RNA sequence: UGCUCAUCAAGAGUUGGUCGAGGGAGAGGCCCGAUGAAACCGCGGCAACCAUUGGCUAUGGCCAAAACGGUGCCAAUUCCUGCGAUUUUCGCAAGAUGGGAG
Repeated sequence: UGCUCAUCAAGAGUUGGUCGAGGGAGAGGCCCGAUGAAACCGCGGCAACCAUUGGCUAUGGCCAAAACGGUGCCAAUUCCUGCGAUUUUCGCAAGAUGGGAG
């Protein structure tokens, strides 16, 4: 970096330091921000995608446990808003995270 599969209404920091004006993907809203944004460092936490352990299996996978490892995440439903339909729902598009083969 495009493809593909799964999940996205739950959860978790107004923690300490450096820095100094932006940030919430994009567009429009609406919010957050000098009572300190984003970023970086330290400490803390959440979760269960990969990996680990155990069990089942039709060998495609499924269930459970733990949370050492690899990520990720810790304002607001993915903050809201797109398109379609059989419209309290479902599907698609866009995005985020993880896995796989490239």